[in-house]
Context: one part of a larger RNA
Formats: sequence, structure tokens, C1' cells
RNA sequence: UGUCUUGGUGCCUGAGGGGAAGGAGCCUUUAGUACGAGAGGAACGGGGCUUCGCGGCCUCUAGUCUACCAGUUGUCCGGCAGGGCAUCGCUGGGCAGCCACGCCGUAGCGGAUAAGGGCUGAAAGCAUCUAAGCUCGAAGCCGCCCUCAAAACAAGGCACCUUAUGGCACUCGUAAAUGACGAGUUUGAUAGAACCGGGGUGUACGGUGGAAGCUUCGGCGACCACUUCAGCCCGCGGUUACUAACAGUCA
Repeated sequence: UGUCUUGGUGCCUGAGGGGAAGGAGCCUUUAGUACGAGAGGAACGGGGCUUCGCGGCCUCUAGUCUACCAGUUGUCCGGCAGGGCAUCGCUGGGCAGCCACGCCGUAGCGGAUAAGGGCUGAAAGCAUCUAAGCUCGAAGCCGCCCUCAAAACAAGGCACCUUAUGGCACUCGUAAAUGACGAGUUUGAUAGAACCGGGGUGUACGGUGGAAGCUUCGGCGACCACUUCAGCCCGCGGUUACUAACAGUCA
């Protein structure tokens, strides 16, 4: 842009397209059965396990964790405290998230057939699976499953409404390159903040006491203990309208 419609919103159908997801092995049972004179010796089906693949997830385990916490080297700022830079400076930890090495799941059924096996059966009084007709028969094909889908030109359907409603804007994230998607906008817990809970790090600054050492003899003081399960921090949960969802605009 088209289609349909006076127009708007919501929901659906599914022609057709795409995916398709399961595979393999072992053990056991079937069964010392069928079969076989014996020697020997199955299978269909059932159960379990392993592995590869596929899908999902993060309780556990592991990895990562340039959120975060601590230690520490060099240098710079600083009276101290506290910071900047050096690959995240390096090192030790590390929640959420992400993720695999972790966890969970991973049937089969129906239909039409192929090769092939048969039934009935003539041509050809018999016989014959085939000529008419019928039946069975594959990890293959189609469907049941997932997904896109009304531009499917036969361009579909239903419901509500008739100025309805939607977009932008504003607060955001379960979404995200931009669009899009989703939640919220005071009839409100959408985000921030505060508080509570949970969690990470591992005991802050300052003070008091002790103390190697230094000292101009006044003091200073690494380090240790207490104050202190401290201090700092959180992409987590909950509560509370305290803050911001104002003002508007377009069709």
C1' cells in the first nucleotide's frame, strides 16, 4: 500500500510454511521356554542402567561474578581519615544473574503405503497374491506435539462499542541494538527512599589499655586486646504513598 470496514478495540479460525527428538549400547526378564532326536538354543513384549543428542532449569555441585567486602605493592593527593592511577594493579572471598562439569525430562498411538506376505479370484471348468476386489506390512511418509501464519487475490470469522479507543509523553522491566514487547500512572506499590527481613565480606574509624622500637625525655609508636557477629555493601523478599508517575499532545 492492498483486503474487510462508517470506524475503533479485543478475541479467534488455520490454507500454507518451518521445527520435530530421539538414536545407540549393555544387563535382566521372557526362558533353559518356543524350536530341536540330541547337541544346542531364540524372539515379540516387560523392567533397569549407560552414553550421545535434544529441551527446560539453577535446589544441590562447579565455573564466572570489571555489583560488593577485605588484604596488600608502587606512586600521587591528604595532617589524619579517605581516595585516584597501575589489565578489575595484584591477591583472598563472593549473593543475585548467567551457566555446565550440575539437576529434571526425553513415550507412544493412529492413518495411508513401499519391497514383501496373504485372502478371494477369473482370463485359462484346474491352478494362480492380480486382471476387478480385499487384507497385512518399514527407523521411511502423513497426523497427534512446538512454532510462524488472513498478502490464504476465495485477502476469512466472532464479540463489544459507535467517538469508542489507541499511540506519544511520564515511572519502569519478566523485554530489549533502534523499533517492538510487557507492567504501572493516585480508583497507585511502577521506580526511588526509609524501615524490617535475608544475604556477602570478616571485625571499620575513633577511643581505652598493653607494647617491640624511636626520642629533643615532652612524647611518638609498628603490633596486640577490648569497644565489635563490627563497619561497609546488596541487581534479593516484605512493609509504608515519604519522593516521582506532573503537564500534556497526536490520530
A computed fold for a 251-nucleotide part of an RNA from a Thermoplasmata archaeon, annotated as large-subunit ribosomal RNA, domain VI. Lineage of the source: Archaea > Methanobacteriati > Thermoplasmatota > Thermoplasmata. Its mean pLDDT, the model's own confidence on a scale to 100, is 83. The full RNA is in RNAcentral, with records from ENA.